Annotation
The prediction has a mean pLDDT of 76. Bacterial RNase P class A from a soil metagenome, 331 nucleotides, folded computationally.

């Protein structure tokens, strides 16, 4: 040149006009209004609301089903599906990147087209026809039963690959190597998982972000959570009122009255809520100079400077982001 990993910034000073908070002084009329002064006033993501946790109310003896989510090992965390290190399988020359990465011999299901056959496989094309039949110049030749699966052909994938023996042709059929299941042993490693030997039967394909099994989790809602104070009208209870009575006790009547009591709600309020902080609503504009990019007619003129924006916090991830700066390190 071309990439690859990671961090960080994300305008900066001043002034002037304004809006929220907080403290202080002042005027007026004390509740408040107003003014004046100091100090403070968004972010890397406040965003999506996606995974956890605090906190808050409701439910819970215990244990099971349903029903969700997680899925390689170790560690880190208050906890995650989040972080770090590693392990395997995949790309990539490489620096590095990806991985929902338990389980298909537990049992059910799929698998378009092509193809002969696609899951207790199968014979289009081929190859043999030894053994049985007929012919014959005794070399051999026709057909048919039949028999095989090397070679072709199909497909993402056809029941292990080379080689040798064997055969009528072939076939793990028999051996040897190699691949790959299963078992046993021994080093390494906390594990995952690697290396190395030895035996076995010769060979069981693939999908589980299909259902399923197997392991470990997981109660439900969410600051409108909730919690205090609490008017007015209006219920509801009492006291006093009327009846029934000679009088308590006790039924019964009406909701007509009372500046009477008491109760639960509601509207409001005030907490929860914070070194920005709500009315769930401030956090802005403008100007000068300087910084960055374009672009021109270059002492200077023009023009841009993203994405976005708090609302009980916090720890995470995921998505937007003009522009620029550092370090590593491949080829």
């Nucleotide at each position: 040149g071309a990439g690859c990993c990671g961090g960080c910034c994300g305008g900066g000073u001043g002034g002037c006009c304004g809006c929220g908070g907080a403290c202080g002084g002042g005027a007026c009329u004390u509740c408040g209004u107003c003014c004046c002064g100091u100090c403070u006033g968004a972010g890397g993501a406040a965003g999506g609301u996606c995974g956890g946790g605090a906190c808050u109310c409701c439910g819970c003896a215990g244990g099971g089903c349903a029903g969700g989510g997680u899925g390689c090992u170790g560690g880190c965390u208050a906890a995650c599906g989040g972080c770090c290190a590693g392990u395997c399988g995949g790309g990539g020359c490489g620096a590095c990147c990806c991985g929902a990465a338990g389980g298909a011999a537990a049992g059910u299901g799929c698998a378009a087209c092509a193809g002969a056959g696609a899951g207790c496989a199968g014979a289009c094309c081929g190859c043999c026809g030894a053994u049985g039949g007929c012919c014959c110049u005794c070399g051999g030749g026709c057909a048919c039963a039949g028999g095989c699966a090397a070679g072709g052909g199909u497909g993402a994938a056809a029941c292990g690959g080379u080689g040798c023996g064997g055969u009528a042709a072939g076939a793990g059929c028999g051996c040897a190597c190699c691949a790959g299941c299963g078992g046993c042993c021994g080093g390494g490693g906390u594990g995952a998982c690697u290396c190395g030997g030895c035996c076995g039967g010769c060979u069981u394909g693939g999908u589980a972000a299909a259902c399923c099994c197997c392991a470990c989790c997981c109660g439900g809602a969410g600051c409108a959570a909730g919690g205090c104070c609490a008017a007015g009208c209006g219920u509801g209870g009492g006291a006093c009122g009327g009846g029934c009575g000679g009088c308590c006790c006790g039924c019964c009547c009406g909701a007509c009255g009372u500046c009477c009591c008491c109760a639960g709600g509601u509207a409001g309020g005030c907490c929860g809520c914070a070194u920005a902080g709500a009315u769930g609503g401030a956090u802005g504009g403008c100007c000068a100079c300087c910084c960055c990019c374009c672009g021109g007619u270059u002492u200077c003129c023009g023009g841009g400077g993203a994405c976005a924006g708090a609302a009980u916090c916090c720890c995470g991830c995921c998505u937007a982001u003009a522009g620029g700066c550092c370090g590593g390190c491949u080829c």
Notes
The model forms 89% of the base pairs in the Rfam consensus.